The prediction has a mean pLDDT of 79. This is a predicted complex of two RNAs, RNase P RNA and transfer RNA, with 438 nucleotides together. Rfam match: Bacterial RNase P class A. It is annotated as a ribozyme.

[in-house]
């Protein structure tokens, strides 16, 4: 010294005066009154209804391990991969040898590969010969080089061959299964195979887990009130008994309704679902003591569990937390509660601390 | 306070299972009329809301974010 890293708080203070909301018995007095995100509504639970939530279909999410927890896509240890000298940071991280299917252009060729350009032509065949061979490359051979691609059927070396080529060897990489360690995730080491198996699953799908639907405008208690209307679709089956008959009463559920996805199931005998008009009101209640704050102690490596103390901290409903004056300074950012918790993510002017790294001096 | 949708050319909306970004109005220029409209012929115009990620490739598949735009009280 750093336009290194992590990680915890802070959110302008103070005095006065008048006013808002909520408690306390009207008043007075007194006491308390936004956030770290109160936000986005992207996830979890509670709490409330509905067929009481039991199976399976079907969809929706999750998606290395193991913990924690009410619960989770948080969080905490850890593993493996990548990035930085480093402190750290970052990751949608199951499955491509179940199956379908995608790969536009270029490019010879794009998935049980393939000869454009190159290379060779041992070997048969063609020419020439001085009979030793030598030449073109017809037949064929060859994935080592260029070259196209966002990808071209393991990589470097060496032998090997006509020329190459896991064709053979050493190492790496992959693959099989085998000791250790380790709860595991995974890691070492050593065997054994010449390599068989490219990518994409934030394609469809398979594996493994979770998940019943709505949401405080949920629902609950009181009051007033009427044209308890009108129009459309759907349904009202059979079987007895009463009754002259509209109709009413029992059964029975096979088809039928209704029950917020569908079936199994429940429940029903007529209703039910849209849509247009109508009235009644913004009343009480849920509604804030709750997985709750602080402090301390034990257990743990942490997440976090447990235990003693202590402490009450906003509940509007047109919707309160506000205006003036005076002072200070470092000139004050994002932005305002609506049931209620825990999480993520975003937005934010300045500050303060703490541990840690690099690099210079001493 | 919730709950569901949209967002591509000036407007209005396509764009389905990932490979060419389109159509109708409109706007320009020539024609066609004595002149306009109309017609017929050519043409311009686009960070597909914003950033970021799978993927060779993204309007489209997936996260996060912005603006907008709709429905929800009670009797029956």
């Nucleotide at each position: 010294u750093g336009a290194g890293u992590g990680g915890a708080c802070u959110a302008g203070g103070g005095c006065g005066u008048c006013g808002c909301u909520g408690c306390u018995u009207c008043a007075c007095c007194g006491c308390a009154g936004a956030g770290g995100a109160a936000a986005g509504u992207c996830c979890g639970g509670g709490c409330u209804c509905c067929g009481c939530a039991g199976g399976g279909c079907a969809g929706u999410g999750a998606g290395c391990c193991u913990g924690c927890u009410a619960a989770c896509g948080g969080c905490a240890g850890g593993g493996c991969g990548g990035g930085g000298c480093g402190a750290c940071c970052c990751g949608a991280c199951g499955g491509a040898a179940a199956g379908u299917g995608c790969a536009a252009c270029a490019g010879a060729g794009a998935a049980c590969a393939a000869a454009c350009c190159g290379c060779c032509g041992a070997u048969g065949g063609c020419u020439c010969u001085u009979c030793g061979g030598a030449g073109a490359u017809c037949a064929g051979g060859c994935a080592a080089g260029g070259g196209u691609g966002a990808a071209a059927c393991g990589g470097u070396g060496g032998g090997g061959u006509a020329a190459g080529a896991g064709c053979c060897c050493a190492c790496c990489g992959c693959c099989g299964g085998c000791u250790u360690g380790g709860u595991a995730a995974c890691a070492a080491g050593g065997c054994g195979g010449g390599c068989a198996c490219g990518g994409c699953a934030a394609a469809c799908c398979c594996c493994u887990c979770a998940c019943g639907g709505a949401g405080c405008a949920a629902g609950a208690c009181c009051a007033a009130a009427u044209a308890g209307g009108c129009u459309g679709g759907c349904g009202c089956a059979c079987u007895c008994c009463c009754g002259c008959g509209a109709g009413g009463g029992a059964g029975c559920g096979a088809g039928g309704a209704u029950c917020g996805g569908c079936c199994c199931g429940a429940u029903c005998g007529a209703g039910c679902c849209a849509g247009c008009g109508g009235g009644u009101a913004a009343g009480u209640u849920g509604c804030u003591a709750g997985a709750g704050g602080u402090g301390g102690g034990u257990g743990g490596c942490g997440a976090c569990a447990u235990c003693c103390a202590u402490c009450c901290c906003a509940g509007a409903g047109g919707a309160a937390u506000g205006a003036c004056g005076c002072u200070c300074c470092a000139c004050g950012a994002c932005a305002g509660a609506a049931c209620c918790c825990g999480g993520c993510u975003u937005a934010c002017c300045g500050g303060u601390c703490c541990a840690c790294c690099a690099c210079g001096g001493c | 306070g919730g709950g569901c949708c949209g967002c591509u050319a000036g407007c209005u909306c396509a764009g389905c299972u990932g490979g060419g970004a389109g159509a109708g109005c409109g706007c320009c220029g020539c024609g066609u009329u004595c002149g306009c409209a109309a017609c017929g012929c050519g043409g311009a115009g686009g960070u597909c809301g914003u950033g970021g990620g799978u993927u060779c490739g993204a309007g489209u598949c997936c996260c996060a974010u912005g603006c907008g735009g709709u429905c929800c009280a009670c009797c029956a």